Annotation
Predicted 3D model of a 479-nucleotide part of an RNA (small-subunit ribosomal RNA, 3' major domain) from an uncultured prokaryote. RNAcentral holds the full RNA, with entries from ENA.
Context: one part of a larger RNA
RNA sequence: UGACGGGGGUCCGCACAAGCGGUGGAGCAUGUGGUUUAAUUCGAUGAUACGCGAGGAACCUUACCUGGGCUCUAAUGCAUUAUGACAAUCCCCGAAAAGGGACUUUCAGUUUACUGACAUUUUGCAAGGUGCUGCAUGGUUGUCGUCAGCUCGUGCCGUGAGGUGUUGGGUUAAGUCCCGCAACGAGCGCAACCCCUAUUCUUAGUUGCCAUCAGGUUAUGCUGGGGACUCUAGGAAAACUGCCUGCGCAAGCAGUGAGGAAGGAGGGGAUGACGUCAAAUCAUCAUGGCCUUUAUGCCCAGGGCUACACACGUGCUACAAUGGCGAGUACAAAGGGUUGCUACACGGCGACGUGAUGCCAAUCCCAAAAAGCUCGUCCCAGUUCGGAUUGGAGUCUGCAACUCGACUCCAUGAAGCUGGAAUCGCUAGUAAUCGCAGAUCAGCAAUGCUGCGGUGAAUGCGUUCCCGGACCUUGUACA
Repeated sequence: UGACGGGGGUCCGCACAAGCGGUGGAGCAUGUGGUUUAAUUCGAUGAUACGCGAGGAACCUUACCUGGGCUCUAAUGCAUUAUGACAAUCCCCGAAAAGGGACUUUCAGUUUACUGACAUUUUGCAAGGUGCUGCAUGGUUGUCGUCAGCUCGUGCCGUGAGGUGUUGGGUUAAGUCCCGCAACGAGCGCAACCCCUAUUCUUAGUUGCCAUCAGGUUAUGCUGGGGACUCUAGGAAAACUGCCUGCGCAAGCAGUGAGGAAGGAGGGGAUGACGUCAAAUCAUCAUGGCCUUUAUGCCCAGGGCUACACACGUGCUACAAUGGCGAGUACAAAGGGUUGCUACACGGCGACGUGAUGCCAAUCCCAAAAAGCUCGUCCCAGUUCGGAUUGGAGUCUGCAACUCGACUCCAUGAAGCUGGAAUCGCUAGUAAUCGCAGAUCAGCAAUGCUGCGGUGAAUGCGUUCCCGGACCUUGUACA
C1' cells in the first nucleotide's frame, strides 16, 4: 500500500421488511447429469453452466457410429505430361458414391505450325484436418456493475516503499456540486450530446382522414370534392429548481405552491472506466507450437445426436364456479408477404382441397385479436374440471415422415382437489393476466426466443437482521 475480520462509523440496492404472484408436489415440453449404446459428436458447470452455442437434428445440417469407396485429392493457384472443344442424352451394375459402356457434337485465333480458353489425365510445389493446447495468442463475450470509481502532470511531505491531491463539513443517482484545506490543474469514467415516447405549433396531403357541401347505395369515404380533424414524417417550441415561500454561507433541500401536456434525471433504450476471475471461446473467424498425410483428409448409404431404473434446472397445462361449455357482440399495436400473402365461391364435420381475385403493399392479403360484454346451461362431483396416454381414420410439407414431423376427426379419458424443507420474480402502466406478430424455416417437435399492444393491482413502518456493494477508520502472525 492492499486484502481480510462472526471490528467500528456513514450510505445504497426488490438485500431484508410490507405486499402480490410463482417454483419445489402432478402430467407433459425442453436442457443437463448419470446410465446405456456400434455411436448416443463437441463445447458451456457456484453466483457468471443447465428452453445455453442451436434465431429450427427425418436426409442434408453432422462434426459421431457401421459399412461401401478415393489418394494431387471435395475447392483454389502455379508449373508440367498426354488427349479431346466444352457439353448433352441413354444403357448396365450398385444402397448410393463409384465403376463400365453406347451415341450425338467437333471451339476460337492465325504465320499451318503453334497459341488461347475449357474439360479430362500424369507428375510436382502444395492442399486438407470441427485433430490437441483458450495455461502460447488476437478478436469477441460473461461477471463484479451503469457500481462510482480508476489514474496522471507539476508542486509539497517522507531516508524509502509511498502519501498528499481523491481526506474533512455539507449535498447528490453520481469523485454531482459547494465550502474548507500544500496543494494547483488534467485525463478515463458520471452527466450531457444520440434514439423512442408524453404536449403544442408549422410545412406537406397519397395509398391515410371525412367536419362542412353534393351524388349514390340494402350497406360501406363508395364517388365528386375538402385539409378542418385523426394520422403519417420533416422542421420548430417546450422543463431550466426558471418563478414564489421556508431553511441554508453556498451547493442544495422541502412545499396537496403557482403556471404547465409534462417538475425536479418526466418515462424507456443505446452507452459498461482502470481492472478482477491464468473466467468462456483454437467448434464463428484468425493464429504460434505440436500431431496427422492411401488418413485424424475426402465422397456415399444407413443409423445416431430423439436411447431411459433414475436425479436436477427452466417452462407449459392444470387441479376449476372470479370457472367450463354453447350462442351473439365490441375495441389494438407492431410486424410479414411474388419460390410469397391470399379475398371470394364451391367441396369436406375438420386439417385441407379445387377454381379464382387483389397486392412488389399507409392501397390488397395474413387478420379471427383474446381476455371483455350480453343471454343460456352446468350445481361442487375426480365432474360438462383436467387433458396425459392409447386405438382407428385422415390432411399437409417433402425424393422420403419406420426409427424420428406437425396438424385434423372419432373413440379413449391417466395423474392431479393448490403442493414438505426450502426457494424465485416484481415498486406502476410495474406485477398479474389476455391475446397478436416476427426471425430461423420445405415442414416442424416453439410451451422456447425477440418484439407488440389489451385489461390492470397490492404494498413500502422502516434499516435491527440475511445477501451484495461504496467511502472513512481500526486490528493483523496474510501478500